[in-house]
Order: sequence, then structure tokens, then C1' cells
RNA sequence: GGCGGGGUAGCUCAGUCGGUUAGAGCAGCGGAUUCAUAGCCCGCAGGUCGGAGGUUCGAGUCCUCUCCCCGCUA
Repeated sequence: GGCGGGGUAGCUCAGUCGGUUAGAGCAGCGGAUUCAUAGCCCGCAGGUCGGAGGUUCGAGUCCUCUCCCCGCUA
């Protein structure tokens, strides 16, 4: 240099053929329970989906450019 995979919550990851509110588990905070702690149970908060542009009535999803990580290859 070429090819492929990946980047979504603090962490690990889902997200179907583009469709109307962006999710789960863990972690965090609050409550309930307990003599108390942990666990279990209930609830809450946390995101402009790596960045920019485009297509579209509508983009995490499609297209272009770009940054970063992993693998293969020369």
C1' cells in the first nucleotide's frame, strides 16, 4: 500500500428490509427488606450512535471523505 472486521451509556455488547421514544447486562444513585451488611426486589439517572458531508418525508442503519483499533496479505 491492498483487503476484511470493528468504533452505540463509565465497562461489555444488542439494534432485523431505513420507520416514528435509541436498548440489555454490569457498574452508579435512591427506595424497600434486614438488628446490620451483602444478596434478592422496585425505581432513577446516564447517549446528539468516532468526526464531517450527502441521499431521503425520515439515517445507528444507505453513499462519500476522514480518524482510531484488530486481523490477513504484499

Predicted 3D model of a 74-nucleotide RNA (transfer RNA) from a Planctomycetaceae bacterium.
The prediction has a mean pLDDT of 83.
Lineage of the source: Bacteria > Pseudomonadati > Planctomycetia > Planctomycetales > Planctomycetaceae.